Glycine riboswitch aptamer from a soil metagenome, 73 nucleotides, folded computationally. Model confidence (mean pLDDT): 78 of 100. It matches the Rfam family "Glycine riboswitch aptamer". The family is grouped with related families in Rfam's "Glycine riboswitch clan". From the family's description: This family represents the bacterial glycine riboswitch. Glycine riboswitches usually consist of two metabolite-binding aptamers domains with similar structures in tandem. The aptamers cooperatively bind glycine to regulate the expression of downstream genes. In Bacillus subtilis, this riboswitch is found upstream of the gcvT operon which controls glycine degradation. The literature on the family includes a 2004 paper in Science by Mandal et al., "A glycine-dependent riboswitch that uses cooperative binding to control gene expression". Of the family's consensus pairs, 90% are formed in the model.

[in-house]
RNA sequence: CGUCCGGGAGAGCCGUUUCGGCGGCGCCGAAGGAGCAACCACCCCGGAAUCUCUCAGGCAACCGGACCGGACG
Numbered sequence: 001c002g003u004c005c006g007g008g009a010g011a012g013c014c015g016u017u018u019c020g021g022c023g024g025c026g027c028c029g030a031a032g033g034a035g036c037a038a039c040c041a042c043c044c045c046g047g048a049a050u051c052u053c054u055c056a057g058g059c060a061a062c063c064g065g066a067c068c069g070g071a072c073g
Stems, first nucleotide, its partner, number of pairs: 001073007012025005026059003032055001033053003039047002
């Protein structure tokens, strides 16, 4: 680093609906993306978040899901 298994949060109301969804305002951040930068490294080239933004994504369930644990290569 990859695969499999397990755990895995947050955030709504109104209207409408052919129940798939759609519209308005609001809200969430843990896919991704972007920004600052603690920090790391330093011959050169640099690397950088769980912070910040909310473009994307999301706000029943499912799916997804950073991160953690185990097994295997």
The sequence is in RNAcentral, with records from MGnify.